SAM riboswitch aptamer (S box leader) from a Crocinitomicaceae bacterium, 114 nucleotides, folded computationally. The coordinates come from a structure-prediction model, not an experiment, and the mean pLDDT is 76.

[in-house]
RNA sequence: UGCUUAUAAAGAAAGGUGGAGGGACAGGCCCUUUGAAACCUUGGCAACCUUUCAGUUUAUUUAACUGAUUUCGGUGCCAAUUCCUUUCCGAUACGAUGUCGGAAGAGAUAAGUG
Numbered sequence: 001u002g003c004u005u006a007u008a009a010a011g012a013a014a015g016g017u018g019g020a021g022g023g024a025c026a027g028g029c030c031c032u033u034u035g036a037a038a039c040c041u042u043g044g045c046a047a048c049c050u051u052u053c054a055g056u057u058u059a060u061u062u063a064a065c066u067g068a069u070u071u072c073g074g075u076g077c078c079a080a081u082u083c084c085u086u087u088c089c090g091a092u093a094c095g096a097u098g099u100c101g102g103a104a105g106a107g108a109u110a111a112g113u114g
Base pairs, nucleotide, nucleotide: 001114002113003112004111005110006109007108013042014041015040016039017038021031022030023029026085027084028083043078044077045076047075048074049073052068053067054066055065056064057063082106087103088102089101090100091099092098
């Protein structure tokens, strides 16, 4: 850095340095000198991997799925549904284009692989 698969309406602090921005992009709307980003220390959350057990499916000693568990850990995360919307489909409403549901696309995280 590309591709594949999976997940996302839950959860999670304090201090120091810093000094104006940040929430992916666009449009909104928010957060922020009662200090943004970034970096450091300690703490925490728990999605995936990791530990172990059981069950189901499978021709199987294999592989996949589900549930529980998890020594030390690896990444990640600790405002707002991925903050909301954008494209498409369906329903509902109808004087101002909203509301609800679904899908796709984009982004984020993890694992595998090139």